[in-house]
Context: one part of a larger RNA
This record gives sequence, C1' cells and structure tokens, in this order.
RNA sequence: UAUGCUUGUCUCAAAGAUUAAGCCAUGCGUGUCUAAGUAUAAACAACUUUAUACUGUAAAACUGCGUACAGCUCAUUAUAUCAGCAAUAAUUUAUUUGAUGGUCUCUUACUACAUGGAUACCCGUGGUAAUUCUAGAGCUAAUACAUGCAUAAAACUCGGACCUUACGGAACGAGUGUAUUUAUUAGAUACAAAACCAAUGUCGGGCAACCGACUCUAUUGGUGAAUCAUGAUAACUGUCGAAUCGCAUGGCCUUGUGCUGGCGAUAGUUCAUUCAAAUUUCUGCCCUAUCAGCUUUCGAUGGUAGUGUAGUGGACUACCAUGGCGUUAACGGGUAACGGAGAAUUAGGGUUCGAUUCCGGAGAGGGAGCCUGAGAAAUGGUUACCACAUCUAAGGAAGGCAGCAGGCGCGCAAAUUACCCAAUCCUGACACAGGGAGGUAGUGACAAGAAAUAACAAUACCGAGGCGUUAAGCUUUGGUAAUUGGAAUGAGUACAAUUUAAAUCCCUUAACGAGGAUCCACUGGAGGGCAAGUCUGGUGCCAGCAGCCGCGGUAAUUCCAGCUCCAGUAGCGUAUAUU
Repeated sequence: UAUGCUUGUCUCAAAGAUUAAGCCAUGCGUGUCUAAGUAUAAACAACUUUAUACUGUAAAACUGCGUACAGCUCAUUAUAUCAGCAAUAAUUUAUUUGAUGGUCUCUUACUACAUGGAUACCCGUGGUAAUUCUAGAGCUAAUACAUGCAUAAAACUCGGACCUUACGGAACGAGUGUAUUUAUUAGAUACAAAACCAAUGUCGGGCAACCGACUCUAUUGGUGAAUCAUGAUAACUGUCGAAUCGCAUGGCCUUGUGCUGGCGAUAGUUCAUUCAAAUUUCUGCCCUAUCAGCUUUCGAUGGUAGUGUAGUGGACUACCAUGGCGUUAACGGGUAACGGAGAAUUAGGGUUCGAUUCCGGAGAGGGAGCCUGAGAAAUGGUUACCACAUCUAAGGAAGGCAGCAGGCGCGCAAAUUACCCAAUCCUGACACAGGGAGGUAGUGACAAGAAAUAACAAUACCGAGGCGUUAAGCUUUGGUAAUUGGAAUGAGUACAAUUUAAAUCCCUUAACGAGGAUCCACUGGAGGGCAAGUCUGGUGCCAGCAGCCGCGGUAAUUCCAGCUCCAGUAGCGUAUAUU
C1' cells in the first nucleotide's frame, strides 16, 4: 500500500502519486475605484444651506495596476537539478521606504488664468448559420496620445576689440541644470640630506639703485584589490525638469477678481533601500566494464578582436594555436531517478524510502517561435507545425482540467459537478470588490490519540489466611451461581441555548432512554516453533490442514464440526515491499 471479516463513542485526519505528463461534456477557479484620472447615461434618487459648467448614487467605456503570484503535477533531468559554502570589482530590478533637481526656448514683441488633434462609451445604419466576430456614418473626455513656457546671485571656462615697457592688463561676447555616447584629465603620498642657478612672492632697510632673510602657506573619499565613488574639459544625443486631481479656504494691503498661502493624492529624474532575479566559486549523487578510450568537419580546449547580452563567457563570428577529459572509471548504457529538508528501522556502524503540505527546479498534449511588460520564451497570452478533437447552413469557426468539482479510460489501487469569503493571507484605483488560494461541511477502519460493552451488595455453595481449649465459633479475604436487590451511567431519541458566515459535530442540557441489561465483540488460533485440549461426534493418505517441521491409511492433541480454552481487542487476519 492493497484486500478479507468485523465495527458502539469522542478527538485528529491522509486521500487518482504508483497504471495512462492518457482523453475530457458542464460549471466555476483573476480581476480591480478612492474626497482625490476621465460622466450630459437620454439609469436612479431628491433632502436641502445653495446649486444655469460641475453637488449625490452610479451601469457602461477610456485610462492605470494586476493577470510572471497563487494552485497543480513530477514527464524530463545523473555534475544536470539540488544542498551547504562563497562571488558579482560581471549585472538588471516595477513596487516599498529614504533622499534628490532655481539654469529648459534661442537671445528684442511670445498661449502660460492653461496649447493641439483624435477615439471609446452613447446614438443610428448594417453583414454572417455561427464566436468574448465586427464594418460604415454622427458626436464627446483625460493623469490616454501629443506639443510646450516660466524664476536669483555668484563663480568658472573659452574667445577677445584695444592698451603695453610685449611681462602683462582688459571692455565686451559665448558657454556652463540633469541624463546619453565617445575621448582626455584629477582621484596624491616608502624614507632622508646637501649644494648651485634662475624666477616669483612675502617681510625688513632704503628716495632710488640695491642689500638682507625666508621658501614657510596649498586639497585629495573608500576597498584586500578597480579604468571605483566623485569632480573637470571637448564634443554627441535630446531623457527628465508637473498644461494633473481632492479637501479646506486663510493672510497681506498699494482694493487689483492683486499678491501670497495649508494638508494631501497622482506623476516624475538620479542615488540608495527593499522585494527579487540572473550568472558564477568550492565540495558532495544510485546501478553498470557483457561500456575503455572520449571530444574536435557543424566549438572540442585555449588566445586576440569583434558581435550579442542587463551583464560575464566559444554564447556566437573572424583569425590563430592544438589542445581538453580518462581505471582516483572519462565516454556510453540503465534507473519501476525531480533534488533537498526529512521518514522507517537500527546497540554502534549502517540499510531502505523520500510523487506528496516547507525550500529549490522543471512542465502545462508534443516540439519551436514571439508580443506585451519591471518581470514570461507565459500557455485559464499569441503564431505556426505534429497528434488528438468540437460546432457547421460545408463557405468557415472555435480548442488544451499535471486549478476545484465531475466524467471516461486505466487498473490491486484513491472522495461532493456542496456552502462561504466569517478566519489566514493575496491582488486591485481599494477600510468597501474579487479570490475552487484558503476556510466549512460531505465521503473516509490511510494512519494517530482517548477509551463503553458493566459496577456494587445480600443470599447459596466452594475455598484460603488469622484468632480460638485445634471444639463450637469469630474475623479477614477470594471464587462460582440463567438466585435476589436496588443504585449508576451513557450509546440512541430530543425541547433549548451554544457553536457558526449560515449550519452540522463537539462541549452544555429539559424530557425519554438497561436485566437473558437481545443496547448480545470480533478476528485468528489451541502438536512444536508459540500462549492455549491427548474432550466429544464425523472423515479414513480421501476430503482437507500445514509460512517451516509435519498431520490424515478406523481411537486424528494438526482435517470438518460441537464444547472448552488461548492471544490481541474496536479491531484482527492475508498478500506484497522494506528494515
């Protein structure tokens, strides 16, 4: 694990893995809205503090986000997956959280109190046998799609009319946000001494020429390690730098529909963070030599350059080199092989199992390709092919349960086409919706735990101890009995409450509910191993039993039965696998 017989209660609870990753009718399993993107619904609702742009509820639709999670299965897969240990200085990352941006146009007349053109829903006209098919006409929105302004000062770099004793000075002009690409550059520092020359600067003396002294001042983060972080220069490209929404409406006066202003929401660049992901380091895997050589034309091993990638890399391409692995078992084959955490057994060492609830991987009938997107080589997305297969008016159209139920098939072998989002959590624009994730019932002797089927007394009989003068007896105690007796209880039935999303069950609980207490315990055995009969009847080497040894041929301790007994007990046999 399956199966046979049996089955009263309560708790807990696995469950179409094994065989066919075989095939599937039907239904459901992924959708989502707040004060806060978009409403003239010609759909409701009117009670009012008002409502002639808009107040409320709000279908539909556009927009945004999610649908890459969750759930299922184990077919593949043997250095692959996986596990532990490390790396990313070789990378991407929607979301979360924390930071973050005064420079935008082309340079003298400009929309910034706000730009442009569409399209759904809607309305109407239609097509097809048919679908979650759609065409044509007419409107109208945006946080959809597109355009596109605005704000300081300084400093620096470059050019530079002109002036000059050619050292130098300098009006003026141009550029300088952030991001992209390329190039250049800074990103320092092992230690110490002396002399000379020149220039500059500072200080002192001096009208000046000149003399003397001092070279004192000057920045640099981080790592074991970088071409790192971070700056700068020259170009390049043209990313971002808010034309958005809600609720409050305040302050200042120079009374202009003036200036200024709060709390949020949603966007958005860069850096970090978080959630991750992707590659990679070291070590570790079952059987097999009736597999000993394997790899390299079509990359096998390495080098150089490129392409490609988020990034490394023969990942790919070109050109070179000839390498790389192997009895320390390569390569090949098998596996009724997803890996691990773990499970069973075991004195220790081990052996066997691990489809299965947690982690990782892989897959959605089989291969392959791709779109969208932060994320997929996605299948409850798409495109072909192959295999299946549905509807059809025959022109065409639609399909993928290894999601939950359910059906067929397969088999030794496995449950309801139930109820619910109340709990746990997840998703969404979200306190509100959705969720066969999940929970709740139903089936359920997979396992596991608790423990009813009687207890007591009297009487009768049979004992066994103790005390007796071993007499009578007294006392303690055990068993037997279709003798008698009242007591106690649940199984079951059931008002009720509780339980619960609603119920059920349990736990509570009125009322019923026990004498052959018929409210009746089985399953296997009784020669040995191995606990328990040399009882009775039947059979007569037959029928049969018996794991093994054996039993049975007329007194069977072993067969078939009756009685009695033994073992385990709501369970006990059998088969198989394993220790």